This is a predicted structure of an 88-nucleotide RNA (SAM riboswitch aptamer (S box leader)) from Nesterenkonia salmonea. Its mean pLDDT, the model's own confidence on a scale to 100, is 83. It was read from a public genome assembly, where an Rfam model found it. Of the family's consensus pairs, 97% are formed in the model. It matches the Rfam family "SAM riboswitch aptamer (S box leader)". The literature on the family includes a 1998 paper in Mol Microbiol by Grundy and Henkin, "The S box regulon: a new global transcription termination control system for methionine and cysteine biosynthesis genes in gram-positive bacteria". The source organism's lineage runs through Bacteria, Actinomycetota, Actinomycetes, Micrococcaceae and Nesterenkonia.

């Protein structure tokens, strides 16, 4: 990058910097936000999903991604989005 399969219920935050918009896109709510939201680093957590070891059970250790506001915010559409995973 395009497929194919699963998952979108729970879970998890503080410090620095940036400064105005932000919650996938469109419409129509809500709703977060200079008491600094988004997003970037830094440390931490949380535990879907792959690998390893040990275990023989109902979960541990370590590692790779991801993820830490509100049911993917909530409706609506011949939309879909995002994550992990396979084989290209």
């Nucleotide at each position: 990058u395009g497929u194919c399969c699963a998952u979108c219920c729970c879970g998890a935050g503080c410090g620095g910097c940036c400064g105005a918009g932000a919650g996938a896109u469109c419409u129509g709510g809500c709703u977060c936000u200079g008491u600094g939201a988004c997003g970037c680093c830094g440390c931490a957590g949380c535990a879907a999903c792959c690998c390893g070891g040990a275990a023989c059970c109902u979960g541990c250790c370590g590692g790779g991604u991801g993820c830490u506001a509100c049911c993917g915010c909530c409706a609506g559409g011949u939309u879909c989005g995002a994550u992990g995973g396979g084989a290209g």